Transfer RNA from a Patescibacteria group bacterium, 71 nucleotides, folded computationally. RNAcentral records the identical sequence in 2 taxa. Its mean pLDDT, the model's own confidence on a scale to 100, is 83. NCBI's taxonomy places the organism under Bacteria, Bacteria candidate phyla. Rfam family: tRNA. RNAcentral holds the sequence, with entries from ENA.

RNA sequence: GGGCCCGUAGUUCAACGGCAAAACGCCGCAUUCGCAUUGCGGAGGUGUGGGUUCAAUUCCCGCCGGGUCCA
Numbered sequence: 001g002g003g004c005c006c007g008u009a010g011u012u013c014a015a016c017g018g019c020a021a022a023a024c025g026c027c028g029c030a031u032u033c034g035c036a037u038u039g040c041g042g043a044g045g046u047g048u049g050g051g052u053u054c055a056a057u058u059c060c061c062g063c064c065g066g067g068u069c070c071a
Base pairs, nucleotide, nucleotide: 001070002069003068004067005066006065007064010024011023012022018054026042027041028040029039030038047063048062049061050060051059
C1' cells in the first nucleotide's frame, strides 16, 4: 500500500428498512439482627460525516478505530 471482516449500554452481545432486546454489572425498594441470596422496580447504547428512503442499527459512499490475510 491492497483485499476481507467488525464497530450497538460499563462488559459480552441480539435486532425482515417500521417503538433497539437480553445476560452480567450499577442504583432504589422489599426480605435479614446484619451480609449474601432471592423478588420487584429503575437509569444507561447504535464510532463519525454525508447519500438513498415517508422512515436507516439495518442499504450506499467517505473518514476514524480494531482484527485478519497478501505484498